[in-house]
Context: one part of a larger RNA
RNA sequence: AACUGGUUAAGGGAAUUCGGCAAGUUAGCCCUGUAGCUUCGGCUGAAGGGGUGUCUAUCUUUGUCUUUUUAAUAAAGGCAUUGAUAGAUCUCAGUAACAAGGACGGCCCGACUGUUUACCAAAAACGUAGCCACGUGCUAAUCCGAAAGGACUUGUAUACGUGGUGAGACCUGCCCAGUGGUGGUGUCUAAAACUCCUUUUCAAGGGAGCUAAGGUCCAUCAAACGGCGGGGGUAACUAUGACCCUCUUAAGGUAACGUAAUACCUUGUCAUCUGAAUGGUGACUUGCAUGAAUGGUUUAACGAGGUUGUCGCUGUCCCUAACCAGGUCCUUCUGAAAAUAUCAUUCCGGUGCACAGACCGGAGACACUUAGUGGGAAGCUAAGACCUUGUGGAACUUUACUGCAACCUGUUGUUGUGAUUUUAAGUGGAACGCAUAGAAUAAGUAGGAGCGUCGAAGCCAACAUUUCGGUGUUGGUGGAGCGACCGUGUAAUACUACUCGCUCUUCUUAAAAUUGCUUACUCUUUUAGAGGACAGCAGCAGGCGGGCAGUUUGACUGGGGCGGUGCCCUGUCGAAAAGAUAUCGAUAGGACCCAAAGACAAGCUCAUCCAGCUUGGAAAUCUGGAGUUGAGUGCGAGGGCAAAAGCUUGUCUGACUGUGUUCUGAACAGCAAGGAACGCAGGAGCGAAAGCUGGGCCUAGUGAACCCACAUGCUCUUUUAAUAGGAGCUGUGUCUGAUAGAAAAGUUACCCCAAGGAUAAUUGGCUGGUCUCCCCCGAUAGUUCAUAUUGACGGGGAGGUUUGGUACUCCGCUGUCGGCUCUCCCUAUCCUGCGCGUGCAGAAGCGUGCAAGGGUGUCGGAGUUCACGCAUCAAAAGGGAUCGUUAGCUGGGUUAAGAACGUCGCGAGACAGUUUGUAUGAUAUCUACUAAGUGUGUUGUUGUCUGAGUGGAACGAGUUCAUAGUACGAGAGGAACUGGACUCGGGUGCCUCUGGUGAGCAGUUGUUAUGAGCAGGCUGCGUAGCUACGCACUGUGUGGAUAAGAGCUGAAUGCAUCUAAGCUCGAAGCCAUCCGCAAAACGAGACAACAAAGGCCGUUGUAAAAGACAACGUUGAUAGAGUUGCUGUGUAAGAUUCAAGGUUCGCCGAGAAUUUCAGCAGACAACUACUAAAAGC
Repeated sequence: AACUGGUUAAGGGAAUUCGGCAAGUUAGCCCUGUAGCUUCGGCUGAAGGGGUGUCUAUCUUUGUCUUUUUAAUAAAGGCAUUGAUAGAUCUCAGUAACAAGGACGGCCCGACUGUUUACCAAAAACGUAGCCACGUGCUAAUCCGAAAGGACUUGUAUACGUGGUGAGACCUGCCCAGUGGUGGUGUCUAAAACUCCUUUUCAAGGGAGCUAAGGUCCAUCAAACGGCGGGGGUAACUAUGACCCUCUUAAGGUAACGUAAUACCUUGUCAUCUGAAUGGUGACUUGCAUGAAUGGUUUAACGAGGUUGUCGCUGUCCCUAACCAGGUCCUUCUGAAAAUAUCAUUCCGGUGCACAGACCGGAGACACUUAGUGGGAAGCUAAGACCUUGUGGAACUUUACUGCAACCUGUUGUUGUGAUUUUAAGUGGAACGCAUAGAAUAAGUAGGAGCGUCGAAGCCAACAUUUCGGUGUUGGUGGAGCGACCGUGUAAUACUACUCGCUCUUCUUAAAAUUGCUUACUCUUUUAGAGGACAGCAGCAGGCGGGCAGUUUGACUGGGGCGGUGCCCUGUCGAAAAGAUAUCGAUAGGACCCAAAGACAAGCUCAUCCAGCUUGGAAAUCUGGAGUUGAGUGCGAGGGCAAAAGCUUGUCUGACUGUGUUCUGAACAGCAAGGAACGCAGGAGCGAAAGCUGGGCCUAGUGAACCCACAUGCUCUUUUAAUAGGAGCUGUGUCUGAUAGAAAAGUUACCCCAAGGAUAAUUGGCUGGUCUCCCCCGAUAGUUCAUAUUGACGGGGAGGUUUGGUACUCCGCUGUCGGCUCUCCCUAUCCUGCGCGUGCAGAAGCGUGCAAGGGUGUCGGAGUUCACGCAUCAAAAGGGAUCGUUAGCUGGGUUAAGAACGUCGCGAGACAGUUUGUAUGAUAUCUACUAAGUGUGUUGUUGUCUGAGUGGAACGAGUUCAUAGUACGAGAGGAACUGGACUCGGGUGCCUCUGGUGAGCAGUUGUUAUGAGCAGGCUGCGUAGCUACGCACUGUGUGGAUAAGAGCUGAAUGCAUCUAAGCUCGAAGCCAUCCGCAAAACGAGACAACAAAGGCCGUUGUAAAAGACAACGUUGAUAGAGUUGCUGUGUAAGAUUCAAGGUUCGCCGAGAAUUUCAGCAGACAACUACUAAAAGC
């Protein structure tokens, strides 16, 4: 000096910035006044305006005391205290200090006070009163616990629990198809127990039946979870569509609101606020993707919430400056930590795992130290939080997998005793049994010639049953019939016996249901009462069951995900003439089909073309000819095939059994399933035979083990007279397509671990499709005319600022967008300079060449870069530097943890969708740079220089006047060379002026009896110094060499030609001139003087962090003190006089005048040795 904390700032007044962040304004009390809204309480201290000190007097409030006088009281006076009025008086200023609201509009969200992430989120989140739903009758529901037991609660439906919503106001639509809850239940399904059957018996086992909850099914419930469409047409301008048609749904979004905390497109459109608005508000509204207690819309009040505006105010800014305190720095004392391979004086270019102090080349470079700045050390810190991987983890979710608790249900035990009813079985009894034919209601079999007065048929009555015709029983009457024979029929009848089926019924047994009892058991208010074989508890069984637990949730992949399968097999190409050979290379296929499309034998020849007949045509069938494969061969492609491998016909089943070898699968190690070829044996088919045949002309058409099933199969085995049964082998069938074959869903932004630059997001590298720029060609336009200008279709390049590709560098860490600050560079030039062309008269333009010296700005909205806009300007050019710059700032955006909306998801959660909120570390070692010293060298010291080299922009631009209303031009218009004045920007210096700050002086508040002091109080002014907002200076100068360009002379080329030789011009650009630095310029310089000089020490400042530099040291003005002057402030103290009034006449009194341009102060100047610069080393 920074830094931290403060003070003050002219003019402007938010132009700053993501944003008025920060700071400032306001402020107390009294009076006045107060819009609009309102839940009438309020917002309210709305806003706005005025007053405020001191002194004097009068009156007054309250308390108290004294005196006089009294019964009480009253009066007067004193002290303290309140207020009013009047007058006087001072200041820049009277709540003078301290203390002490800035105000007002619009909108969003949340009603409010409240609560929350102790340590980055205080919020719109949570809560809340209010509203709603559901559960719960007390041994309640809910919750904790293994249980005992406990909470709620010693409460009782106006109660408790759970869930949703969230004051108030107006409201809360439709949907029960899905999921879920509740209720019901005919069928179906459905376990154990039980019953029955069965394996010859027993037992395990098997089967059937019965059956609870549950499921199914039927209803109901949305303030349960949730959900709430599409297409076409239509009105007499157009547009729109009240209306119509159609598809479709469980229903198709009602009211309200709406570009929103929700709207992608989007900065929607319009209006308004502004000079300008990605902003705010009000509307519209086709709402990607609002919407009604997952509440909708409003709403006074409230809010450290979010957002926008106005006024006031300001150093936020234009544009900085000064001052104060601490601190820094220096001296002395004490004295860490992090970090630290090695060396280290670097810079530029190159190279290199592609961004090097160490390598290569070049340049530069004496050594050491101090203070600073933070460019680099891809600096330090933390085995990257992003990303990927891991057959890593955890937490959470669920209609993942597998289980467990709890709950529901059945059954058994604890568990006893009755009644009623029902059902089943058995037994006893009674009745019934209808095809047709037949007298007619024939159950079946056997006996059978009798049965009947011990009362037949018939009749009457009642009952039962029925096929509606009858049958049976009982009672009465009646008094002799029925059968055999005949006939019909499968069967013949009377009568007796037995059997079957069905109905009714008695009894027994069993089960179920209902309902009692009391003694188990339970409860309570325990001599008793209540409940009661229930409940509870225990066992078994079924259901339900993220309440809880353990796990899984594939691979390849130009990162991962999404997509695809390139995850198994085949053909061809790639594949480079052996073999083998990759890619998410190219192309085409397979996971079959066929009882003939298989085997054999014989015969035949196809496609196509030509000629001909024919209603007949280009193509139908027929005849003749040509016809080497162009046809066909089930299916892809390749290979193959003509007396065939094709087509037709005939006969067959070899699409066999057993066994072996080889090849392939799988190049050269091993490797399974599968496939193929070649044999042998057996027994077959076809053929005259040779022979062929173990499926298809060949190459794809596939599947382990376990378990299970099957077989006229084989072997073994318990028991046996023989079986049945069991095991093994062989064969066949059923599967793994992630195909050499686990039984398996998600989320993580709350996350964790390990590893990776084997792999993404940022930089860099490579590339350059894309991008920017340039060039070639020259169609078209330009009245004519390609090239003044335009420049299609095409072609060729450059750059490395876009976006990609790649995955080379970094995952034991290179901080990621934008802005601010600051510096250097490039040119493809926006302006300024010099030219050329013009469809250039002038002016203004258009195009283009040279040129990088200088300049290239402000504001509005948005985080923005970019883009857009307003107003200026000579111009408001483009880029690079790790998308320059975070050990420089900011932190608005992106990109954590909280929260909300829309959308998606059952959910946990998710979203290059939106919104709000949210910690930016550090003492600088080296290097670099900016400054300042010390030492050594240059061979004595001191002084004065030179200038190799190096830095600078030291200047750049504009306006205006004259030239000149001239040149030019028909006019309208309208220049220039040159000369002057001023302005803006840059630079340097300064403080006379102006402004700021400022020692200081004065006023004043509080404190104090006063004064002083303090609050470094507040207010006014202000010297020096420092400063800008002030002042001064700042070459369109000159010279040289040039660029584009303009020329002279002049050949090559007898001409022409600016060029080849030669010569002249020509720019803000280059080199000088100008201003700095600079003998460490190692080539270390020159000159002069001199034998001295310098340092320590002391007083200091023109200098200054320390060093240094400069002045002085008695032969002295270096500093202090003093005197004088000047400057600032503004008239001190004390005294005298006056003063509104009052007065006890003693005096009290703010204040004023004079003394007094005083007093005080000074960083200034001069003078003056009074003090200190002694002595000395």
Molecule: large-subunit ribosomal RNA, half B
Organism: Candidatus Pacearchaeota archaeon